[in-house]
């Protein structure tokens, strides 16, 4: 250098091909709250996310560009 694949809450993950629903879902953590003699367990609820810049589009986490950051191959 060139060619793939990834990047979504504190951490794990769905959604992405094939754009469109309210409030981007789900698990654990975390805050309250019920229960419990008390802890744990268990329930209810609350906070928290599309790496970043552009364009396409009535409408982008999905679509195209560029850069960023990890992997993998090749020379």
């Nucleotide at each position: 250098g060139c060619u793939c694949c990834c990047g979504u809450a504190g951490u794990c993950u769905a959604g992405u091909c094939c754009g469109g629903c309210c409030a981007a879902g789900g698990a654990u953590c975390g805050g309250g709250g019920c229960c419990u003699u008390u802890c744990g367990a268990g329930c209810c609820u609350c906070a928290g996310a599309c790496g970043c810049g552009g364009g396409u589009u009535c409408g982008a986490a999905u679509c195209c560009c560029g850069c960023c950051g990890g992997g993998a191959g090749c020379a």
This is a predicted structure of a 75-nucleotide RNA (transfer RNA) from a Thermoplasmata archaeon. The sequence is in RNAcentral, with records from ENA and MGnify. It matches the Rfam family "tRNA". Gene Ontology term of the family: triplet codon-amino acid adaptor activity. By type it is a transfer RNA. The coordinates come from a structure-prediction model, not an experiment, and the mean pLDDT is 81.